[in-house]
RNA sequence: GGCGAUGUAGCUCAGUGGUUAGAGCAGUGGAAUCAUAAUCCAUUGGUCCGGGGUCCGAAUCCCUGCAUCGCUACCA
Numbered sequence: 001g002g003c004g005a006u007g008u009a010g011c012u013c014a015g016u017g018g019u020u021a022g023a024g025c026a027g028u029g030g031a032a033u034c035a036u037a038a039u040c041c042a043u044u045g046g047u048c049c050g051g052g053g054u055c056c057g058a059a060u061c062c063c064u065g066c067a068u069c070g071c072u073a074c075c076a
Stems, first nucleotide, its partner, number of pairs: 001072007010025004018056001027043005049065005
């Protein structure tokens, strides 16, 4: 240089065009306990990597850029 994958909550990930973007862990508050952990209940937190386009409607499709990871090459 070429090809591919990934990018969504603090972390690990789901969501593949249509009701309000979700789960687990973590955080916060409470219950329970002599007390702590475990457990149970409630709850906070994201304009979905940036820009543009298609569509009535985009996290999702298309174009482009960026970041991370992987494969491949000495042909020029």